[in-house]
Molecule: transfer RNA
Organism: Candidatus Woesearchaeota archaeon
RNA sequence: GCCCCGGUAGCAUAGCGGCUAAUGCACCGUCCUCGUAAGACGGAGAUCGAGGGUUCAACUCCCUCCCGGGGCU
Numbered sequence: 001g002c003c004c005c006g007g008u009a010g011c012a013u014a015g016c017g018g019c020u021a022a023u024g025c026a027c028c029g030u031c032c033u034c035g036u037a038a039g040a041c042g043g044a045g046a047u048c049g050a051g052g053g054u055u056c057a058a059c060u061c062c063c064u065c066c067c068g069g070g071g072c073u
Base pairs, nucleotide, nucleotide: 001072002071003070004069005068006067007066010025011024012023013022018056027043028042029041030040031039049065050064051063052062053061
């Protein structure tokens, strides 16, 4: 330098162009317990790596850039 994959909540992931962006763990509260853990119920938290473009509508499609991983020369 070229090619491929990925970037979504604290962490790990899901998300056929349209509905309140979903799930687990973690976190907070209540119940339970002598107390903790476990368990039950409830709750908060992500404008989706950045900027443009297409579209009535973009996490999703296109372009450029940034970051991470892999491959080739």